Context: one part of a larger RNA
RNA sequence: CGUGGAUACUUGAGAAAUUUCUUCUUUAGUACGAGAGGACCGAGAAGAGUAAACCUCUGGUGUACCAGUUGUUCCGCCAGGAGCAUCGCUGGGUAGCUAAGUUUAUACGGGAUAAGCGCUGAAAGCAUCUAAGCACGAAGCCCUGUUCAAGAUUAGGUAUCAUUAUAGACUCCUGGAAGACUACCAGGUUGAUAGGGCGCAGAUGUAAGCACAGCAAUGUGUUUAGUCGAGCGCUACUAAUAAGUCAAUGUUUGU
Numbered sequence: 001c002g003u004g005g006a007u008a009c010u011u012g013a014g015a016a017a018u019u020u021c022u023u024c025u026u027u028a029g030u031a032c033g034a035g036a037g038g039a040c041c042g043a044g045a046a047g048a049g050u051a052a053a054c055c056u057c058u059g060g061u062g063u064a065c066c067a068g069u070u071g072u073u074c075c076g077c078c079a080g081g082a083g084c085a086u087c088g089c090u091g092g093g094u095a096g097c098u099a100a101g102u103u104u105a106u107a108c109g110g111g112a113u114a115a116g117c118g119c120u121g122a123a124a125g126c127a128u129c130u131a132a133g134c135a136c137g138a139a140g141c142c143c144u145g146u147u148c149a150a151g152a153u154u155a156g157g158u159a160u161c162a163u164u165a166u167a168g169a170c171u172c173c174u175g176g177a178a179g180a181c182u183a184c185c186a187g188g189u190u191g192a193u194a195g196g197g198c199g200c201a202g203a204u205g206u207a208a209g210c211a212c213a214g215c216a217a218u219g220u221g222u223u224u225a226g227u228c229g230a231g232c233g234c235u236a237c238u239a240a241u242a243a244g245u246c247a248a249u250g251u252u253u254g255u
């Protein structure tokens, strides 16, 4: 830009990826074979590889979470803290991300075939899978399963909305398991979009102060405390205010 303007849901022409492999048990020490050895077909199980998704579990990370601790400077001193030292070091760790973790798929079946195996059968009184006709036959091909897909210019379909400032969209703003930007998605007071507050989950591991015991270091009680980033809810307290922009075919009339 096109598909007349839109919103939502779709069909699938077409395209892409995958469709892999092994072992074991059984059939059966059967068929076969003098023996040695040793099956087809079929049934069942376990894995490897690959791919996708996810974070319940096992872990990793988790530099604005919690605790312990060394040196030093500062807050007048004690106590308690703060800064710096690789996040100072150490032990843990929510969300998120993640694999070594978890789950799923690689399935069943159908169609047409290749080599090949056949039926009927003439040309050629026989024979012949082929000439007419008919039936089988592969991890391969086409479907079936997954993903994209109407620029499929043959521009599809269904439902609804709109006809001149309306449908709808955008700017702008609050944000996001979306993201370089853009885009996408959730919202914008008829509101839970983010922050705050409250509660819960979860992490750390029992704060400070005070009291008691001890000469003291320290311990005990108050106290499963105190503190807490992202998680789950509730709640308009704060901020999404206000405003603006774009938006057409046809018909009729006029120039």
Stems, first nucleotide, its partner, number of pairs: 001151001005161006014148003020048007032037001049106006058099004065092005070085006109143003116136001118134002168246004172188005193239003196235005202228003209222005
Predicted 3D model of a 255-nucleotide part of an RNA (large-subunit ribosomal RNA, domain VI) from a Minisyncoccota bacterium. The sequence was found in a public genome assembly. Rfam family: Bacterial large subunit ribosomal RNA. Model confidence (mean pLDDT): 85 of 100. The source organism's lineage runs through Bacteria, Bacillati and Minisyncoccota.